[in-house]
RNA sequence: GGCUCUAUGGUCAAGCGGUCAAGACUCCGCCCUCUCACGGCGGCAACCCGGGUUCGAAUCCCGGUAGAGUCA
Numbered sequence: 001g002g003c004u005c006u007a008u009g010g011u012c013a014a015g016c017g018g019u020c021a022a023g024a025c026u027c028c029g030c031c032c033u034c035u036c037a038c039g040g041c042g043g044c045a046a047c048c049c050g051g052g053u054u055c056g057a058a059u060c061c062c063g064g065u066a067g068a069g070u071c072a
Base pairs, nucleotide, nucleotide: 001071002070003069004068005067006066007065010025011024012023018055027043028042029041030040031039048064049063050062051061052060
């Protein structure tokens, strides 16, 4: 340098064009308990960046950035 893959809350992770972006762990509040733990209920918090297509993009296209793999 060429090609392929990946990037989503603090962490892990689902989504394959459509209404509030699901879930788990963490964190916060409440309940339970003599207390802690366990358990139950509720809450906070995310689409790597810039363009394009579309009525509508986390999703499709182009470019960039970062990481991984592979070829030379």
Transfer RNA from a Bacillota bacterium, 72 nucleotides, folded computationally. Lineage of the source: Bacteria > Bacillati > Bacillota. Its mean pLDDT, the model's own confidence on a scale to 100, is 81.